[in-house]
């Protein structure tokens, strides 16, 4: 310096998925009240088309999506996640501006899982993610001690083993 193979453990992702929640919500029908606009996209503006409501209460009926996910299968150990930039799409009756989201590439950060707090997303106290903090854990270095520990510090572009 290159390659191969490994280790960390509530280890990381993908697919399917019982089940819970979403929710007795949205929505539909009927009645009553009410009395003018309303609808077609995630939001705003302009237009076009349809159109007279919108809203509330009662009764009857009554979903779904995203997210989670017992169990199972599968790919793996920068596994993976995330910020920024670029490109190409998707989200509408048309156009414009935003926003969200998918894929690819570049670049930065994070060793790993967890508890707590706050921010964002979310119906949510689930979950995800970011920041901070706390101990735990693996690894290496330094110092001390002595026979297996302690303290401090670093980062996965690392560490261990083998081969050239």
């Nucleotide at each position: 310096u290159a390659g191969u193979a490994g280790a960390g453990g509530u280890g990381c992702g993908u697919c399917u998925a019982a089940a819970a929640a979403g929710a007795g919500u949205a929505c539909a029908u009927a009645g009553c009240a009410u009395a003018u606009c309303a609808a077609a996209g995630u939001g705003c503006a302009g237009g076009u088309u349809u159109u007279u409501c919108a809203u509330g209460c009662u009764a009857u009926g009554g979903a779904a999506a995203g997210g989670u996910g017992c169990a199972g299968a599968u790919g793996c150990c920068g596994a993976a996640g995330u910020g920024c930039c670029a490109a190409a799409g998707u989200u509408u009756c048309c156009u414009g501006c935003a926003a969200a989201u998918u894929u690819u590439g570049g670049u930065g950060c994070u060793g790993g899982g967890g508890g707590c707090a706050a921010g964002c997303u979310g119906a949510a106290u689930a979950a995800g993610u970011u920041u901070g903090u706390c101990a735990c854990u693996g690894u290496c270095a330094u110092c001390a001690a002595u026979u297996u520990u302690g303290a401090u510090g670093g980062a996965g572009u690392g560490c261990u083993a083998c081969u050239g």
The RNA shown here (Lysine riboswitch aptamer) has 164 nucleotides and comes from a mouse gut metagenome.
The RNAcentral record of the sequence draws on MGnify.
Its Rfam family is "Lysine riboswitch aptamer". A reference for the family is Rodionov et al. (2003), "Regulation of lysine biosynthesis and transport genes in bacteria: yet another RNA riboswitch?", Nucleic Acids Res.